[in-house]
Transfer RNA from an Oscillospiraceae bacterium, 71 nucleotides, folded computationally. Its Rfam family is "tRNA". Its family is annotated with triplet codon-amino acid adaptor activity in the Gene Ontology.
RNA sequence: GCGGGCGUGGUUUAGUGGUAGAACAUCAGCUUCCCAAGCUGAGAGUGCGGGUUCGAUUCCCGCCGCCCGCU
Repeated sequence: GCGGGCGUGGUUUAGUGGUAGAACAUCAGCUUCCCAAGCUGAGAGUGCGGGUUCGAUUCCCGCCGCCCGCU
């Protein structure tokens, strides 16, 4: 330099056009003599910029980052 894949809460991930879910973690409450476990609840997310569309995590283009292959 060329080609391909991936990018979603703190972490691991689901989601093929119509209000973005889960688990773990964190915080609060309940429970307990205390801790742990358990139960209930809360906060927290679509890498960035454009385009298409009534509507984009999803489709298109560019950029950035990571991984793989080729040279």